[in-house]
Molecule: SAM riboswitch aptamer (S box leader)
Organism: Brevibacillus fulvus
RNA sequence: ACCUUAUCAAGAGAGGUGGAGGGACUGGCCCGAUGAAGCCCGGCAACCGCUAGCUUGUCUAGUAGAUGGUGCCAAUUCCAGCAGAGCCGCGGGUUCUGAGAGAUAAGAC
Numbered sequence: 001a002c003c004u005u006a007u008c009a010a011g012a013g014a015g016g017u018g019g020a021g022g023g024a025c026u027g028g029c030c031c032g033a034u035g036a037a038g039c040c041c042g043g044c045a046a047c048c049g050c051u052a053g054c055u056u057g058u059c060u061a062g063u064a065g066a067u068g069g070u071g072c073c074a075a076u077u078c079c080a081g082c083a084g085a086g087c088c089g090c091g092g093g094u095u096c097u098g099a100g101a102g103a104u105a106a107g108a109c
Base pairs, nucleotide, nucleotide: 003107004106005105006104007103008102013041015040016039017038021031022030023029025081026080027079028078042073043072044071047069048068049063050062051061052060053059054057077101082098083097084096085095086094087093088092
C1' cells in the first nucleotide's frame, strides 16, 4: 500500500506556545489576528485491553481503572458529489434509502 470486519446523530478547555492557515479530494458552505495548523498541558470515548458471568459466542455485564496500545476534542464523516424512490409551486427544488469515497479500530497478506 492492498484486503476483511465493525463503527461514524453522543462526548471532550474562554490553558500555554505558535504565528496563517484549516475543515481528506472536487464543488459549496464555513472556521480563523476576539488569533488557524503544529507542539505541550488538559479533556472525551471505550475499538483493542482488563475484570466477572455463563447459554463459550461475531455472547452478556462491568471498568477507565495500571505507567497498557491506539483514537478523538467547530458544524451528522459540515453538506453534496453515484443510483433508486417519494413529494412539490416541476428545464428546478426537497425528503428518504442504498452505494461509493473518507476516517478510526481490530485482523489478514